[in-house]
Context: one part of a larger RNA
Molecule: small-subunit ribosomal RNA, 5' domain
Organism: uncultured Desulfovibrionaceae bacterium
RNA sequence: AUUGAACGCUGGCGGCGUGCCUAACACAUGCAAGUCGAACGAAGUUAUGGAGCUUGCUUCAUAACUUAGUGGCGCACGGGUGAGUAACACGUGGAUGAUCUACCCAUCAGUGCAGGAUAACAGUUGGAAACGACUGCUAAUACUGUAUACGAUCUUUUUUCACAUUAAGGUGAAAGGCGGCCUCUGCUUGCAAGCUGUCGCUGAUGGAUGAGUCCGCGCCUCAUUAGGUAGUUGGUAGGGUAAUGGCCUACCAAGCCUACGAUGAGUAGCCGGCCUGAGAGGGUAAUCGGCCACACUGGGACUGGAACACGGCCCAGACUCCUACGGGAGGCAGCAGUGGGGAAUAUUGCGCAAUGGGCGAAAGCCUGACGCAGCGACGCCGCGUGAGGGAUGAAGGCCUUCGGGUCGUAAACCUCUGUCGGGAGGGAAGAACUGUACGGGUGCUAAUCAGCCCGUAUUUGACGGUACCUCCAAAGGAAGCACCGGCUAACUCCGUGCCAGCAGCCGCGGUAAUACGGAGGGUGCAAGCGUUAAUC
Numbered sequence: 001a002u003u004g005a006a007c008g009c010u011g012g013c014g015g016c017g018u019g020c021c022u023a024a025c026a027c028a029u030g031c032a033a034g035u036c037g038a039a040c041g042a043a044g045u046u047a048u049g050g051a052g053c054u055u056g057c058u059u060c061a062u063a064a065c066u067u068a069g070u071g072g073c074g075c076a077c078g079g080g081u082g083a084g085u086a087a088c089a090c091g092u093g094g095a096u097g098a099u100c101u102a103c104c105c106a107u108c109a110g111u112g113c114a115g116g117a118u119a120a121c122a123g124u125u126g127g128a129a130a131c132g133a134c135u136g137c138u139a140a141u142a143c144u145g146u147a148u149a150c151g152a153u154c155u156u157u158u159u160u161c162a163c164a165u166u167a168a169g170g171u172g173a174a175a176g177g178c179g180g181c182c183u184c185u186g187c188u189u190g191c192a193a194g195c196u197g198u199c200g201c202u203g204a205u206g207g208a209u210g211a212g213u214c215c216g217c218g219c220c221u222c223a224u225u226a227g228g229u230a231g232u233u234g235g236u237a238g239g240g241u242a243a244u245g246g247c248c249u250a251c252c253a254a255g256c257c258u259a260c261g262a263u264g265a266g267u268a269g270c271c272g273g274c275c276u277g278a279g280a281g282g283g284u285a286a287u288c289g290g291c292c293a294c295a296c297u298g299g300g301a302c303u304g305g306a307a308c309a310c311g312g313c314c315c316a317g318a319c320u321c322c323u324a325c326g327g328g329a330g331g332c333a334g335c336a337g338u339g340g341g342g343a344a345u346a347u348u349g350c351g352c353a354a355u356g357g358g359c360g361a362a363a364g365c366c367u368g369a370c371g372c373a374g375c376g377a378c379g380c381c382g383c384g385u386g387a388g389g390g391a392u393g394a395a396g397g398c399c400u401u402c403g404g405g406u407c408g409u410a411a412a413c414c415u416c417u418g419u420c421g422g423g424a425g426g427g428a429a430g431a432a433c434u435g436u437a438c439g440g441g442u443g444c445u446a447a448u449c450a451g452c453c454c455g456u457a458u459u460u461g462a463c464g465g466u467a468c469c470u471c472c473a474a475a476g477g478a479a480g481c482a483c484c485g486g487c488u489a490a491c492u493c494c495g496u497g498c499c500a501g502c503a504g505c506c507g508c509g510g511u512a513a514u515a516c517g518g519a520g521g522g523u524g525c526a527a528g529c530g531u532u533a534a535u536c
Stems, first nucleotide, its partner, number of pairs: 001535003005532005012383006018376002020341001025339003029336003034073003039070002042067011080294003090218007099211002104207008112146004121136006152171005176199006185192003220266003227257003232254008269291004273284004296317005319330004347373001349372003355369001356367004386416004396407004420477001422472005430463001435458008480525005485506003491520005501508002
């Protein structure tokens, strides 16, 4: 000088930060990932109209809304923790001629024809429950077949170190939804199979983004750890992967690492940074950012562009809970919160108004991310606890050589001010959007809409009646802590008598203690001050 600090004494306000360092111990309760009806069938509610009419029910049509299910996208992001890991984990610089990349952007081409199911639903039925079983019906942007297809891809061929190239033959796609219109086509009412706009879907190429793999260098301690290694090291062939490779398998060879520290053991997430220091260096790995690993413990795969997946699945284990004893359910190292451990670390708060994310055409919905508020002097910073005058130097305390000195202009008293706190009134910025209404422009088209752009009005604030401003009253509500032998700024008295005690080091204390305890005085810091711990 510093700290994620703790402890002791003390404590007025505000701003900005920050807060389980220990048990990766166990967890009650609530919330933390959904969304789309403009993909789909269906059910329900309401309204309007019609029919049957038993006069308040049934049925049909239309519209709006709601939703369990099928389907799509998301759930691999965001959030947490640091157990493991001494490793291509991380940092840095390269390689990928050994690779992938959903959503997004650009360009090119297409979106033809057909089919069979299944949930929901209905019926029957098993079980205490969790959850099922059978039969029947139905839809799709769910599933399947087929046609066509490029520079995709496979085989052969040509050429080449290889990629690329030439030729021949094969293989491989798709899905529709919503709105508008009558120019063309079909019927001539207006509608759709027609036209058109938009959102999708499929193939190909390129980009962007993200990711995988490989390599050089760097990366703690112990030699009281000296040898280690059989898929081990290499080759050939095959399998596997998006992809190289003993990654895996068969066969062949006997290699490979090592005092420039292998192997083993201990410890540890790594870095940007942070602390210190003139620097070199040393220490550290909280908050914030990048990467990695993990998600009760161990193992495994499925889906998917990506996981071997925190709030998914399966198996095993420990633990907890329910049970009708047959069988089931669970995983806070998400946000709060509880018990426990500990010297020690917060609210079971408000809001999606902003920023960002998911879904959606949009409105919007979801979001313990995030924005805010609450608690803690835990840290940093700012402010206040009054200002000016006031001597007979009051009273009182302490000291005294008894003259006096000192606390001390300090108080009282007089004149003022009004920060903070208190009361009253006014009262934000953070809001840009989006939607709606109107107007204008642009624009595809046969044309109008739609879409896009601009303007005006209106609409949206958790924090919060907060910040801030004005007024009111009022010196009123607001100072402590450590030290005073030397180092080291600051001295006297009383008590004690090697006792009680102090102490960072030197050392004080045995009857005049500036070193123990108290008092007066002083010194240093100050809403803090000391102590302890730790680092330079």